[in-house]
RNA sequence: UGGGAGAUCGUCUAAUGGUAGGACGCGGGGCUCUGGACCCCGUAGUGGAGGUUCGAGUCCUCCUCUCCCAGCCA
Repeated sequence: UGGGAGAUCGUCUAAUGGUAGGACGCGGGGCUCUGGACCCCGUAGUGGAGGUUCGAGUCCUCCUCUCCCAGCCA
């Protein structure tokens, strides 16, 4: 530099263009002599900027970052 894949709660992972969900974690409560386990509630997210659309995590363009392959230089 060229080609490909990817970026979603603290972590992992879903979401036909139509309310962004689940698990773990964390916080509170229940239960328990205490803790763990278990149960209930809460917590918190779409990398950035534009475009298309009635409506964008999803489609298009550019940028940033990560991974893979190839090439160039050493």